[in-house]
Context: one part of a larger RNA
């Protein structure tokens, strides 16, 4: 000095990101026990008290001897001993009686997530995953929609819409506002464009003939190379629905008899311009905003304002009782975390061998 366990004056989180670690708290019976609340819960709330031994008393079961009745059974009184079970008085040792091990610290306050549960085998258990409950949306069975297969076939299903598939939202309570112009989707079907086919107007290539003295020129059918208008289907393009589809949900100006502000009024743009509740918020940049509470002192907490850079309503909004090895802030108790270190036991390091 390093690991591991103990004790530690006074003080008691001043230690530190952080009460990490360690403490305290712990059992059984009594008493007692708040907000709140989904009326079950919260709770073992919280906060007392008792607890060894011993003697006496209680109640409870069992029921001996003994006696009466009958005397064959068996019934009545009648209470001894034993058994269990609190509990009350009294007493009695000790520093301590759950005498050892084993065995909850508590409490207020706020985010999140509704719970129990799931998850990163091997740094991440959580606010993330799942969830019941909501909701849209596909599916009418002969091969259902989907799905796995090259196919046979096979799950779905020996299911049938109160039922199976996908999606998004997560308990429960109030509630979930305005846009359908964009993109997806569902419907339409008159025009518009449109493929493959079909169509063949025309043109080109060849040459039997033909014309010419000749060079050459025209050139029928055939046969070949092409080839216009025309017919032409879903889709587009067109018309409408649809937002718990995917998403979005304004600027400027001016204006009241103090000043400030603007119920109001003017303009622009727009598919509509954020309602309702919350709001320096797991979201706030200025920002340690202001203002209140908590402290002697609070970039953190709480509560409030509203100037929301850049919340907001199933990519849910807001609230909530229980619950949480979660995350913030705060008091009690309690401690070697610390003021500050010290002894000690064990086991390593170090010396000798």
């Nucleotide at each position: 000095c390093u690991c591991u366990c103990g004790u530690u004056a006074a003080g008691g989180a001043a230690c530190u990101c952080u009460g990490c670690a360690a403490g305290u708290u712990g059992a059984c019976c009594c008493c007692g026990u708040a907000a709140c609340u989904u009326a079950g819960g919260g709770a073992g709330a919280a906060g007392g008290g008792g607890u060894g031994c011993c003697a006496c008393u209680g109640c409870g079961g069992u029921g001996a001897a003994g006696u009466c009745a009958a005397u064959g059974c068996u019934g009545g009184c009648g209470g001894a001993g034993c058994c269990g079970c609190g509990a009350g008085u009294g007493g009695u040792c000790g520093c301590a009686g759950a005498a050892a091990c084993c065995a909850g610290g508590c409490u207020c306050a706020g985010g999140c997530g509704a719970c129990u549960g799931u998850u990163u085998a091997c740094u991440a258990a959580a606010a993330a995953c799942a969830c019941a409950g909501g909701a849209c949306u596909c599916u009418g069975c002969a091969u259902a929609a989907g799905g796995c297969g090259c196919a046979a076939g096979c799950c779905g299903a020996a299911g049938u819409a109160u039922a199976g598939g996908g999606u998004c939202u997560g308990a429960c309570a109030c509630c979930u506002g305005c846009c359908c112009g964009g993109u997806g989707c569902u419907g339409g079907a008159a025009g518009g464009u449109u493929a493959a086919a079909g169509g063949g107007a025309g043109a080109g290539g060849u040459u039997a003939g033909u014309c010419g003295c000749a060079a050459g020129g025209c050139g029928a059918a055939g046969c070949u190379u092409u080839g216009a208008a025309c017919u032409g289907a879903a889709g587009c393009c067109c018309c409408a629905g649809u937002a718990a589809a995917c998403g979005g949900c304004g600027g400027c100006c001016g204006u009241a008899a103090c000043u400030a502000u603007a119920a109001c009024g003017g303009u622009c743009c727009u598919a509509a311009g954020g309602u309702a509740g919350c709001g320096a918020a797991a979201u706030u940049c200025c920002u340690u905003g202001u203002c209140g509470g908590g402290u002697a002192a609070g970039u953190u907490c709480c509560g409030a304002c509203c100037u929301g850079c850049a919340c907001g309503a199933a990519u849910g909004g807001u609230g909530u009782a229980a619950c949480g090895a979660u995350c913030u802030g705060a008091g009690c108790g309690c401690u070697g975390u610390c003021u500050c270190g010290a002894c000690g036991g064990g086991a390593g390091a170090c010396c000798c061998g």
Overview: The part of an RNA shown here (large-subunit ribosomal RNA, domain IV) has 353 nucleotides and comes from a bioreactor sludge metagenome. RNAcentral holds the full RNA, with entries from SILVA. The coordinates come from a structure-prediction model, not an experiment, and the mean pLDDT is 86. It matches the Rfam family "Bacterial large subunit ribosomal RNA".